RNA sequence: UCGUGCUAGAUGGGGAGCUAGCGGUGCCCUGUACCCGCAAUCCGCUACAGCGGGGUCGAAUUCCCGCUCGAGGGCGUGUCGUUUGGGGCCUGGGGGGCGUAAGCGGUGAUGACGGCCGGGCCCUGCGCAACGGGAGCUUUGUGAACCCCGUCAGGUCCGGAAGGAAGCAGCGGUAAGCAAUGGCGUCCGUGUGCCGCAGACCGUCUGGCCCGAGCUGGCUGCGCUCAUUCCGCCCGGGCGGCCCGUUCGACGGCGGGUGCACGA
Numbered sequence: 001u002c003g004u005g006c007u008a009g010a011u012g013g014g015g016a017g018c019u020a021g022c023g024g025u026g027c028c029c030u031g032u033a034c035c036c037g038c039a040a041u042c043c044g045c046u047a048c049a050g051c052g053g054g055g056u057c058g059a060a061u062u063c064c065c066g067c068u069c070g071a072g073g074g075c076g077u078g079u080c081g082u083u084u085g086g087g088g089c090c091u092g093g094g095g096g097g098c099g100u101a102a103g104c105g106g107u108g109a110u111g112a113c114g115g116c117c118g119g120g121c122c123c124u125g126c127g128c129a130a131c132g133g134g135a136g137c138u139u140u141g142u143g144a145a146c147c148c149c150g151u152c153a154g155g156u157c158c159g160g161a162a163g164g165a166a167g168c169a170g171c172g173g174u175a176a177g178c179a180a181u182g183g184c185g186u187c188c189g190u191g192u193g194c195c196g197c198a199g200a201c202c203g204u205c206u207g208g209c210c211c212g213a214g215c216u217g218g219c220u221g222c223g224c225u226c227a228u229u230c231c232g233c234c235c236g237g238g239c240g241g242c243c244c245g246u247u248c249g250a251c252g253g254c255g256g257g258u259g260c261a262c263g264a
Stems, first nucleotide, its partner, number of pairs: 001264006009057003012030004020046005034054005063257006072248005078242010090232001092231002095226006102220003105216003114210008123199005128193002130190005136184003139180004148173004156165003
């Protein structure tokens, strides 16, 4: 130096959490790096730290140490965004009510506001009318096989005859009843009507008279007051992003270190 066979060792790692502590199963990150059994109301261990049983590689690009890089996770201050609980004694904005009349506007000597008189609208009462309904009287029509009237063909009866009698159908009329458009007055009813009269008085319109300069409160302003979480603000919570600090830290990079036996 080469070959063969072994041993140590390797056969993923990390974070948070759990734990007296260390690992594992589970969750998360990185990543592809054997198998079987046990295991979160946990499983197995004792600072050397998973336990039990098998397989593969095996002294080096694979093992160990140091330095470095730094995915990712935890914690904390701050900040931004989002969401949520509370606060009306926050009198911040916005909103409501009352008042004022400084500004604007409207109106007013073609007379404001106010007062008096009259009329209309509106409301009520009485009367009247209209409409609807009921019965009564009335008009017209219809309407009785017989038990309504008149006339009674035919036929029937009385008579010697002359002439009488009763009387069905038919016709005409009528009673009870039925029907129709009505008429007359009567009774009942109605947010139909102002036709007549009277009354009430909130408001409004209008006509006349008196008075003589403001009236209004629509917008802004000002004062007082009220309610509300709609917006802002305050207190608190959740979630997410970013900077910084701290902690752990995979993969990777650089450097160094590390056996045994046999044979040539």
A computed fold for a 264-nucleotide RNA from an Armatimonadota bacterium, annotated as Bacterial large signal recognition particle RNA. Lineage of the source: Bacteria > Bacillati > Armatimonadota. The coordinates come from a structure-prediction model, not an experiment, and the mean pLDDT is 76. It matches the Rfam family "Bacterial large signal recognition particle RNA". The family's RNA type in Rfam is non-coding RNA gene.